Annotation: A computed fold for a 72-nucleotide RNA from a Candidatus Parcubacteria bacterium, annotated as transfer RNA. The organism belongs to Candidatus Parcubacteria, within Bacteria. The prediction has a mean pLDDT of 81. It matches the Rfam family "tRNA". Rfam classes the family as a transfer RNA.
[in-house]
RNA sequence: GCCCUUAUAGCUCAAUGGAUAGAGCGUCUCCGUCCUAAGGAGAAAAUGGGGGUUCGAAUCCCUCUAAGGGCA
Numbered sequence: 001g002c003c004c005u006u007a008u009a010g011c012u013c014a015a016u017g018g019a020u021a022g023a024g025c026g027u028c029u030c031c032g033u034c035c036u037a038a039g040g041a042g043a044a045a046a047u048g049g050g051g052g053u054u055c056g057a058a059u060c061c062c063u064c065u066a067a068g069g070g071c072a
Base pairs, nucleotide, nucleotide: 001071002070003069004068005067006066007065010025011024012023013022018055027043028042029041030040031039048064049063050062051061052060
């Protein structure tokens, strides 16, 4: 320098272009207990930046950024 893949919650991962973007673990609150734990109920929390296509974009296209890989 060229090519490919990836980027979603604190972490690990889902989500056929269409319903309020979900799950596990974690965090917080409450119940529970003499205390702690198990267990139960509830809550907060995310689509890497910008632009485009579309009635509608996490999803498709372009570009930038970051990470990983291949070739040279």